[in-house]
Formats: sequence, structure tokens, C1' cells
RNA sequence: GGAGCCGGACAGGCCGUCGCCGCGGGCCGCAAGGCCCGGGGAGGAAAGUCCGGGCUCCGUAGGGCGGGACGCUGGGUAACGCCCAGCGGGAGCGAUCUCGGGAGAGCGCAACAGAAAGCAGACCGCCUGCGCGGCAUGACCGCGCCGGUAAGGGUGAAACGGCGGAGUAAGAGCCCACCAGUCGUCGCGGCGACGCGAUGAGCUAUGCAUGCCCCGUCCGGAGCAAAACCAAAUAGGAAGGCGCUUGAGGCUGGCCCGGCCGAUGCCUUCGGGUAGGUUGCUUGAGGCCGGGAGUAAUUCCGGUCCUAGAGGAAUGAUGGCCGCCCCGGCUUGCCGGGGAACAGAACCCGGCUUAUCGUCCGGCUCCCGCA
RNA sequence: GGCCCCGUAGCUCAGUAGGAUAGAGCACAGGAUUCCUAAUCCUGGUGUCGCAGGUUCGAUUCCUGCCGGGGUCA
Repeated sequence: GGAGCCGGACAGGCCGUCGCCGCGGGCCGCAAGGCCCGGGGAGGAAAGUCCGGGCUCCGUAGGGCGGGACGCUGGGUAACGCCCAGCGGGAGCGAUCUCGGGAGAGCGCAACAGAAAGCAGACCGCCUGCGCGGCAUGACCGCGCCGGUAAGGGUGAAACGGCGGAGUAAGAGCCCACCAGUCGUCGCGGCGACGCGAUGAGCUAUGCAUGCCCCGUCCGGAGCAAAACCAAAUAGGAAGGCGCUUGAGGCUGGCCCGGCCGAUGCCUUCGGGUAGGUUGCUUGAGGCCGGGAGUAAUUCCGGUCCUAGAGGAAUGAUGGCCGCCCCGGCUUGCCGGGGAACAGAACCCGGCUUAUCGUCCGGCUCCCGCA
Repeated sequence: GGCCCCGUAGCUCAGUAGGAUAGAGCACAGGAUUCCUAAUCCUGGUGUCGCAGGUUCGAUUCCUGCCGGGGUCA
């Protein structure tokens, strides 16, 4: 100097003018309300609603079946499908990235091609034997048949370890050496996943569980339009269906059992009435700074700060100066022009995922050159 | 704001426990018939299976994430 990997931060600043939504204070007004002053007012994702939790209610939610989620090991956390640290497989020269229970429990699927595709399989080839034929009469050639053979060819995503030798009619883990894997035993290291080493068994086992499934762990349901209170309105009716203790239906769980309520009862449709206010509502697993523990995620202690709470929904518009990026010009630090994303709270947190113009910082890897 | 569901020719729908040319009707295009049109008959393309990744030898189908549309809740 070039190429690349990982992580983090920011998301224009200041001063005016006119507006919008809450809060506090003051004044005027009988009240409704009005005026003045002060202070506050979107995000890293507020998004998707994909997970987890708080909170609230449902009869404290017992049992069984079913269902859902997760899945190497250890740790963190309120919890998680998240995060941290490691282990093993794969990719990369590398920084690094990516994947993760079980296919030697069972079922299922594997199109086409191919002889054969799931306790394999004889199409070509190779070989013994038998029969027939040929003439060049042989350790020959050709055809056919009964067999043997998974070494070789060809098909496929995948053909039942690799390679060499011995062996054989030809062959084959049939046998042997080496290598790869699997399983068993033992030793050492590690909390563990696992690693290293020794030894034994010819054991060689296809892929898909992101198809059903098996094993282990966890899960009661619904959601702030939850829920509580005040106020307002009120009624009753029509049609159809079910049921009245042998019980419809309900108790917000898919089904059953158990438990409870249940007859002026329940369900569906039609038609009708009221649809205002308050609480929940923002101080919280909270932010910042310093110190301690820990490799880290995280956690403990001390100090300090309060920073939107609307309810069809405010957070906007505009002027000036400065700063950032790009292009052009020249007098090389000035001028002119252009640009600045994604997006926007609605009960609140912790994550993940997705969108995003750009700028800056930190750590690391590879290549080239020079000393 | 919460919850639930659905995306396959231009339109309305099939299809699928994963298997290679993805079907049907209407519509469309060309031809026949007719003086012309309609109807009728023959023939034909209908298509990134909403998009992008992943699992697999192979994905419309299975998994994940997005995009679009619809329904419902005092």
C1' cells in the first nucleotide's frame, strides 16, 4: 500500500418566529373556560408480533389423553427458542463463519436411469463343467445351457470400507499387513461435551427425523379493546331450537373424568336502547459514573439523575449561522450547485428478525513492497 | 393496539403423507362454419405455485424469515 474478518458508537448542532400535546404555578370568571409564566415531548429499530417475562382476570388450574416448543457441554438470567465460554463435524491459506439428541427401537419414502435401491443385485464381462458347430485339430474359435463370481465396465444423488498381497477355475474381509471408521474394555487429562494412548472384535452399519416417531426438559388459558369503579340507558318483544334433576347450558383450557353453578333456564337470528368519565399509566429486572468478582455473558457495592404518557391519537413548519458528504471551478482554501437514510411511541420490560444515507473508533488475518 | 386466517394461469378453483411435462372451467389467440356477428366445432400458449434463504439427490408441498390481503375483539 492492497484485499478481507469481527465488534462497538453516532443518527447533525446552536439561536430565533409561528404552531401542536401533556404537567406544574399564578391571574380572571358563578361556571364552561380564557390568558400569562416555567419545564418536558419518538427510536436504534418505536416495525414484524416471532419468542420469553412482569401485570390483570378467569372456579388455585387435580388426573388422563391429545397438543406445542426446545435439544452437543458448562455457565448467565426474572425467563427465553436469547447471550457467553467451550466441544465435535463442515467451509476458508487465515482472521473467522456455519451446523448440532436418536437412523445398530419401529413404520414410511428414495422419481428417472439402471441388471439390481434397502435382511441387495448377474445386463455386459470373467471362470469350471456339459452339449452342438467350424477348420487352421488347438492350452483354438463361435453359439447355447446348468452353475460360480461383486475384482472390472456402464447407470445413478446414493451400488454395502480403501489399497496391496496371499489364495482361487475365476473371485470375494474368505484370509493377512497397513490405513479409515464403528463398537467393547482399560489407562491418563477435563466439572462436562470430549480428547489422547493401549488393546480386542473382520464388526463395515445407505440417506431423509426440516415425514411419522422415540428419548429428555419445559408449558393451565386469555390478553390493557386484560381488568376495576362511577355515571347513563333499560324492555320487554318476535321467530326457531334445546332442556327442566335420567339435567340443556355455563364456570374464557382441544377432548374425557372429577369438582361447582344451574330452571321466571339456555342457544341462534331479527328488531331496539346506552356507548360518557376515572383508574390501570409509567420509578423501572431503569439510565450514567466509580470500584470489586468473573476469560466472558453477567453480577455485587457506593454515588447520582428522573427523561412522553396521548386516547382516533401531539412531537410540526420556517428563517439565519456553523458542521458533514459528493460534483465542478480556480487564486489551494475559497466560491457555486446538489445531498443527508430507514422510519415513527399507544400497558411495560428482556431478546431475536427485518429496514437503514452515511461517518467515526477498536481488535485481528492474508498478500505485496521497502528498511 | 391484540388475536386469527389466506396467497396456484387474466378470473374462479383443483392438486400435494416430496418425484420432474402443475391441471379444470370461463376468458384470450389462430382456424373452420356464416353475407357479417353470436352460438357451435378444432387447435394452442396460459404460470418464477406471493418473495428470499434452508433441509433433501429432488420443494407448489417440509422448516425459517419477509411481503401483500382479509376477518374478529368494548
Predicted 3D model of RNase P RNA and transfer RNA as a complex of 445 nucleotides. The prediction has a mean pLDDT of 78.